Predicted 3D model of an 88-nucleotide RNA (c-di-GMP-I riboswitch aptamer) from Paenibacillus sp. 32O-W.
The coordinates come from a structure-prediction model, not an experiment, and the mean pLDDT is 82.
The sequence was found by an Rfam model in a public genome assembly.
Its Rfam family is "c-di-GMP-I riboswitch aptamer". From the family's description: GEMM was predicted in a large-scale screen for bacterial structured RNA regulatory elements.
RNA sequence: AAUCAAAUACGGCACACUAAUCGAAAGAUUAGGUCGCAAAGCCUUGGAGUCUACGAGUCGAAAGACUUAUGAUCGUCCGGUUGCAAUU
Numbered sequence: 001a002a003u004c005a006a007a008u009a010c011g012g013c014a015c016a017c018u019a020a021u022c023g024a025a026a027g028a029u030u031a032g033g034u035c036g037c038a039a040a041g042c043c044u045u046g047g048a049g050u051c052u053a054c055g056a057g058u059c060g061a062a063a064g065a066c067u068u069a070u071g072a073u074c075g076u077c078c079g080g081u082u083g084c085a086a087u088u
Stems, first nucleotide, its partner, number of pairs: 001088003012037002017032006035075001041081003046078003049073003055068005
């Protein structure tokens, strides 16, 4: 410097669940936890998918129903970008 295919990890990350906090919710953060992960690092101000529906709109006498992302998810996939062990 390149690869990060195969093989490989003392170490790294942390699903479900539990507690606290935030949020209308989906969900997020912190501390435990340890299902899994080789980019489960970062980008949702790249695209698609999925989840939610405060507000808004439509219907309705009401209760309520339906639609809608501007909210969320990179541990759903693709893409972009950086990179450890290791290999060359």